[in-house]
This is a predicted structure of a 73-nucleotide RNA (Fluoride riboswitch aptamer (crcB RNA motif)) from a Phycisphaerae bacterium.
The coordinates come from a structure-prediction model, not an experiment, and the mean pLDDT is 76.
Lineage of the source: Bacteria > Pseudomonadati > Planctomycetota > Phycisphaerae.
The sequence was found by an Rfam model in a public genome assembly.
RNA sequence: GCAAAUAAAGGCGAUGGAGUUCGCCAUAACUGCCUUCCUAGUUUUGGGAUGAGCUGAUAACUCCUGCGAACGC
Numbered sequence: 001g002c003a004a005a006u007a008a009a010g011g012c013g014a015u016g017g018a019g020u021u022c023g024c025c026a027u028a029a030c031u032g033c034c035u036u037c038c039u040a041g042u043u044u045u046g047g048g049a050u051g052a053g054c055u056g057a058u059a060a061c062u063c064c065u066g067c068g069a070a071c072g073c
Stems, first nucleotide, its partner, number of pairs: 010025004016064006032054002034051001036049005
C1' cells in the first nucleotide's frame, strides 16, 4: 500500500514489549521529585519559566529488550 474478516468489550496506573493479579475510568482515569525565579492566591495551593539537579523501563510479581555500575574471561 492492497485485500479479506470481525463489530465488542475497551481504556488508564511518570520512558519499550509480554503474561498474571490488583486498583481506577467513560463528565474520564493518567501525565514523578527537587533548587531558584515570576505570577494568581495569601496557612496551603495552582500556572509558567529555570538548572552542569535526582530516581525509575513493574501499579505489583515474573520474563524479554534498552540503559547504567562492578567483577571475571